[in-house]
The prediction has a mean pLDDT of 76.
The RNA shown here (c-di-AMP riboswitch aptamer (ydaO/yuaA leader)) has 140 nucleotides and comes from Bacillus mesophilus.
RNA sequence: AAUUGAAUUCGGCCUAGUCCCUAGAACAGGGAGCGGAGGAACCAAUUUUUUGGGGUUAAUUCUACAGUGUAGAAGGGAUGAGAAAGCUCUUUCGCCAUCCUACCCGUCAGCUAACUUCGUCGGCUAAAGCGAAGGAGGUC
Numbered sequence: 001a002a003u004u005g006a007a008u009u010c011g012g013c014c015u016a017g018u019c020c021c022u023a024g025a026a027c028a029g030g031g032a033g034c035g036g037a038g039g040a041a042c043c044a045a046u047u048u049u050u051u052g053g054g055g056u057u058a059a060u061u062c063u064a065c066a067g068u069g070u071a072g073a074a075g076g077g078a079u080g081a082g083a084a085a086g087c088u089c090u091u092u093c094g095c096c097a098u099c100c101u102a103c104c105c106g107u108c109a110g111c112u113a114a115c116u117u118c119g120u121c122g123g124c125u126a127a128a129g130c131g132a133a134g135g136a137g138g139u140c
Base pairs, nucleotide, nucleotide: 011125012124013123014122018032019031020030021029033120034119035118036117037116038115043110052108053105054104055103056102060074061073062072063071064070065069075101076100077099078098079097080096087137088136089135090134091133092132093131094130095129
């Protein structure tokens, strides 16, 4: 100096999944914020109920082989930093590149005010593009 692996801290990313208080050796909890479910009237539906049905979510559909998985395609989703430049912050679109496409309820639920109820996990960190159209603020 280069490559590889592990750990910690800071920064950054996906996701609703963050912050505060309190007890405490450890073990229970309480709030705020964010997110989900059930649940009237009215409306909708007039039943299509194993050809089950439904929910969270970006996470669905089709084809082939298989036999509950593999592969492919379409559709959907995420990221593309920092520095410099640009007066500052920020949104959207197109192309390109890389990656993801998952779970749950259990025969049962339309919408839905009041009300009831649940979650606040987990996983990454490699190198990292090019254009276009706005919005807000500031300065002259």
It matches the Rfam family "c-di-AMP riboswitch aptamer (ydaO/yuaA leader)". Gene Ontology terms of the family: regulation of gene expression and cyclic-di-AMP binding. The sequence is in RNAcentral, with records from Rfam.